[in-house]
């Protein structure tokens, strides 16, 4: 120097999922943890007038979400497995174009019921990660 893997390490990433306070318990102690509960950002869902829809009402509809959707296979013939692709959507200081590379393309709630929606009403603030490149421009920090 290259190339693989493995551990660390949180300036950082996906995500709405952060930020301060208080109060209890734990603990020798901490700017520590946990559990309750505010606050201040983010986010979501219901909720008129107008407007828009209407012959629909089990073929049930809807809702978060990037996550639709099409083919072929297999068998236990189902709201099933599984390949292959695709709407789409992510990748490190920001932005923008670029098939340049890579990687998601899930899963979940509501209960027969919601179209926009002002006042109003109510909800979440979890989880999981270690990592293309090049070009224009516009920032930071070192020296």
């Nucleotide at each position: 120097u290259c190339u693989a893997u493995g551990a660390a390490u949180a300036c950082g990433c996906u995500u709405a999922a952060u930020u301060u306070c208080c109060a209890a318990c734990u603990g020798a102690a901490a700017u520590a943890g946990u559990u309750g509960g505010a606050u201040a950002g983010c986010g979501g869902g219901g909720g008129a007038a107008c407007c828009a829809g209407u012959u629909a009402a089990u073929u049930g509809g809807g809702g978060c979400g990037a996550g639709u959707c099409a083919u072929u296979c297999u068998c236990u013939u189902g709201c099933a497995g599984a390949a292959u692709g695709u709407a789409g959507g992510g990748u490190a200081c920001c932005a923008u174009c670029u098939u340049u590379a890579c990687c998601c393309g899930a899963g979940u709630c509501c209960g027969u019921c919601a179209g926009c929606u002002a006042a109003c009403c109510u909800c979440g603030u979890c989880a999981g990660c270690a990592g293309u490149a090049g070009a224009u421009g516009g920032g930071u920090c070192u020296g």